[in-house]
RNA sequence: GCCGGGAUGGCAGAACGGCAAUGCACCCGCCUCGAAAGCGGGCGUCCUUCGGACUUGCAGGUUCGAAUCCUGCUCCCGGCG
Numbered sequence: 001g002c003c004g005g006g007a008u009g010g011c012a013g014a015a016c017g018g019c020a021a022u023g024c025a026c027c028c029g030c031c032u033c034g035a036a037a038g039c040g041g042g043c044g045u046c047c048u049u050c051g052g053a054c055u056u057g058c059a060g061g062u063u064c065g066a067a068u069c070c071u072g073c074u075c076c077c078g079g080c081g
Stems, first nucleotide, its partner, number of pairs: 001080007010024003018064001026042005044054004057073005
C1' cells in the first nucleotide's frame, strides 16, 4: 500500500430501511432483627418536572424515514504484498 471484518448506555450484546431489544451492574422501594436471595419500580445524555430536544466512532450524502445503504476519515482485529 491492497483486501476483509469490526466500533451501539458503566460492561456484555441484539437490530439487517420504519418504537435503539435483552442480560449484568447500578439506584429506590417491599420483604428481613439485619443482610443475601426474591419481588416491584427506575436506569443513554441534556433541560427543574409534565414533557421536550439530542443520541449507535467522527464528518457528510441518499431517503418521507438511516445503527442499518453510499462517500471520506479515525481507531481495533485478521489476511495479502

The prediction has a mean pLDDT of 81. A computed fold for an 81-nucleotide RNA from a Candidatus Aenigmatarchaeota archaeon, annotated as transfer RNA. Its Rfam family is "tRNA".